[in-house]
Context: one part of a larger RNA
Molecule: small-subunit ribosomal RNA, 3' major domain
Organism: uncultured bacterium
RNA sequence: UGACGGGGGCCCGCACAAGCGGUGGAGCAUGUUGUUUAAUUCGAUGCAACGCGAAGAACCUUACCACCCCUUGACUUCCUGGUCGCGAUUGGCAGAGAUGCCUUUCUUCAGUUCGGCUGGACCAGUGACAGGUGCUGCAUGGCUGUCGUCAGCUCGUGUCGUGAGAUGUUGGGUUAAGUCCCGUAACGAGCGCAACCCUUAUCGUCUGUUGCUACCAGGUAAUGCUGGGCACUCUGGCGAGACUGCCGGUGACAAGCCGGAGGAAGGCGGGGACGACGUCAAGUCAUCAUGGCCCUUACGGGGUGGGCUACAAACGUGCUACAAUGGCCGUGACAAUGGGCAGCCAGCUUGCAAGAGUUAGCGAAUCCCAAAAAACGGUCUCAGUUCAGAUUGUCCUCUGCAAACUCGAGGGCAUGAAGUCGGAAUCGCUAGUAAUCGUGGAAUCAGAAUGCCACGGUGAAUACGUUCCCGGGCCUUGUACA
Numbered sequence: 001u002g003a004c005g006g007g008g009g010c011c012c013g014c015a016c017a018a019g020c021g022g023u024g025g026a027g028c029a030u031g032u033u034g035u036u037u038a039a040u041u042c043g044a045u046g047c048a049a050c051g052c053g054a055a056g057a058a059c060c061u062u063a064c065c066a067c068c069c070c071u072u073g074a075c076u077u078c079c080u081g082g083u084c085g086c087g088a089u090u091g092g093c094a095g096a097g098a099u100g101c102c103u104u105u106c107u108u109c110a111g112u113u114c115g116g117c118u119g120g121a122c123c124a125g126u127g128a129c130a131g132g133u134g135c136u137g138c139a140u141g142g143c144u145g146u147c148g149u150c151a152g153c154u155c156g157u158g159u160c161g162u163g164a165g166a167u168g169u170u171g172g173g174u175u176a177a178g179u180c181c182c183g184u185a186a187c188g189a190g191c192g193c194a195a196c197c198c199u200u201a202u203c204g205u206c207u208g209u210u211g212c213u214a215c216c217a218g219g220u221a222a223u224g225c226u227g228g229g230c231a232c233u234c235u236g237g238c239g240a241g242a243c244u245g246c247c248g249g250u251g252a253c254a255a256g257c258c259g260g261a262g263g264a265a266g267g268c269g270g271g272g273a274c275g276a277c278g279u280c281a282a283g284u285c286a287u288c289a290u291g292g293c294c295c296u297u298a299c300g301g302g303g304u305g306g307g308c309u310a311c312a313a314a315c316g317u318g319c320u321a322c323a324a325u326g327g328c329c330g331u332g333a334c335a336a337u338g339g340g341c342a343g344c345c346a347g348c349u350u351g352c353a354a355g356a357g358u359u360a361g362c363g364a365a366u367c368c369c370a371a372a373a374a375a376c377g378g379u380c381u382c383a384g385u386u387c388a389g390a391u392u393g394u395c396c397u398c399u400g401c402a403a404a405c406u407c408g409a410g411g412g413c414a415u416g417a418a419g420u421c422g423g424a425a426u427c428g429c430u431a432g433u434a435a436u437c438g439u440g441g442a443a444u445c446a447g448a449a450u451g452c453c454a455c456g457g458u459g460a461a462u463a464c465g466u467u468c469c470c471g472g473g474c475c476u477u478g479u480a481c482a
Stems, first nucleotide, its partner, number of pairs: 001482002003479003007476007015466002019429005026320008034311002042053002064306007073129001077128002079125006087106002091102004109119003131295002134293003140289002142284003145280001147278001152191006158167003171182003197272004202240005208234001211230002215228004243266001246260005322422001326380005338369003343362002347358004387419001392414007435458007
């Protein structure tokens, strides 16, 4: 000087407390461990691994396993020889296919000094080499997590100390903040904080179609449907607005704090992006890049099938429930974000339905996805039920390759399990939040969410307080620690 203390003081955080809802019990989904397996590819492992890499494993993906094949190789550059029938294409045979053998048709590469001269493509050969999701994240770059959006981390000069170092950065107030003020052997400065950026909340102005419809006119069973119109809503450019600016109190005449006015908004208005010096030899050699090591007829490359989907058990994260604040039936009210041409698909026909047939419109403020759902009315009357829906049987639908056995999603009929609110323990949340209700999207030839990312609807309770638990900041003290 740090680190540590079941030392002290001050302070903060959904840290506790006060509340609301969960997890832990059930079934299922999903990830992991373990076990099994020919293989169940690999990585991630306290917080900070476990719906994580994976924004989507039937084949492919795919790295794993079994078997069948190739060996200058699927791919790069160079050398030698050959062809210019290079290449595209039809069919047959063998085969699981890769591949091998045969075959049909079409077309005569570019430049040119007209020399198969140069280039290009392909075939054959040869070796240099290619190739490796093989190892090392404790050799590395890059990227990322974490403490933590915590308020800290440092430097120059000066001064003090033999020196390591100290001072500044401590002290008194104050703040979300090393934020600001005052004091001060310090005076300044840098990286952080804040602000500048995006979004949201109000207004003005410009804009007026594909948006809107107050007003005028026309029309309909009805509808901005049509002609005017651009007020209003809205679109998206520009601008205004909030600064403790004003008033009162308080404070040290300061910084600030408390209350009030006006205002759409008030003291950081709400949300996002933004992550200091560093810590964990944290994570990633399987995104990529890369040193070293290793393989080179295989640890490389191609194919078929299988596996990653196994299942005694344990754990994490979720979904659905156990019901009446509900189930079922009916009616049909009110959103926002988005997406759409190998697409979204209206309407009509058909089917109980998943769906099928046909097809208008729309590369979209125009058309479509699109029905928002909770809301409202009726019924059921407390039961393992008209709760719950697992499991199983059977019949279908769709996608895709004329593939859903291993192993997809969906529909109809039948079946109708556990479950009556969950032990110890444990998690989230302070407001348009929790809870609850639905909606959209990403990525994949196609198909495949209870996950992820977003969107709006309805919309709470509680916070006395800081004794205690956890994490953190500053000062101080002790130290057998560095």